Record summary: A computed fold for a 73-nucleotide RNA from an uncultured Lachnospiraceae bacterium, annotated as transfer RNA. It was read from a public genome assembly. Rfam family: tRNA. It is annotated as a transfer RNA. Rfam links the family to the GO term triplet codon-amino acid adaptor activity. From the family's description: Transfer RNA (tRNA) molecules are approximately 80 nucleotides in length.
[in-house]
């Protein structure tokens, strides 16, 4: 080079076009204990791109670009 695939919070992951983007782990705050662990409650944080289309409606469909991995040469 060719073809096929994946890119969602700090990590890991769900969301087969329509409620405010799930959860779990880790963070923070409370409660709980003499304290700590655990337990319980509650928060904050994400769609690789200030990109383009298609549609009322895009994380989800196409196109471009960018990282990436498999295969074949």
């Nucleotide at each position: 080079g060719g073809u096929u695939c994946c890119c969602u919070g700090g990590u890991c992951u769900a969301a087969a076009g329509g409620u405010u983007a799930c959860g779990a782990c880790a963070c923070c705050g409370g409660c709980c204990u003499u304290u700590c662990a655990a337990g319980c409650c509650g928060g904050a944080a994400a769609u690789g791109c200030a990109g383009g289309g298609u549609u009322c409606a895009a994380g989800u469909c196409c196109c471009g670009c960018g990282g990436g991995a498999a295969u074949c040469a």